[in-house]
Predicted 3D model of a 93-nucleotide RNA (c-di-GMP-I-GGC riboswitch aptamer) from a Bacillota bacterium.
It was read from a public genome assembly, where an Rfam model found it.
NCBI's taxonomy places the organism under Bacteria, Bacillati, Bacillota.
The model forms 95% of the base pairs in the Rfam consensus.
Its mean pLDDT, the model's own confidence on a scale to 100, is 89.
RNA sequence: ACCGACAAGGGCAAACCCUUUGAAAGAGGGGGACGCAAAGCCACGGGUCUAAAGCGGCUGAACCCAGCCGCCAUGACAGCCGGGUUGCCGAAG
Numbered sequence: 001a002c003c004g005a006c007a008a009g010g011g012c013a014a015a016c017c018c019u020u021u022g023a024a025a026g027a028g029g030g031g032g033a034c035g036c037a038a039a040g041c042c043a044c045g046g047g048u049c050u051a052a053a054g055c056g057g058c059u060g061a062a063c064c065c066a067g068c069c070g071c072c073a074u075g076a077c078a079g080c081c082g083g084g085u086u087g088c089c090g091a092a093g
Base pairs, nucleotide, nucleotide: 002093003090004089011036012035016031017030018029019028020027021026034079040085041084042083044082045081046080047077048076049075054071055070056069057068058067059066060065
């Protein structure tokens, strides 16, 4: 250095609940533990999620307006995979 122990000291915290925020996906705080050897950090590549604004179509008598459908990340997910980067410990190999 690779590697990852029925090791040691610890760390993080899923679902769910309360609350805040957001159009939403989601995110923050508290509780709580499914799990995690990077479940520390970074949206670089892939993937997944949402679709406010914008665009298009249809309908409502007409413009406005409203509703529905579709397209659309510049939004999100690092606990989806890969990658980058930092890091505790030191068994076996």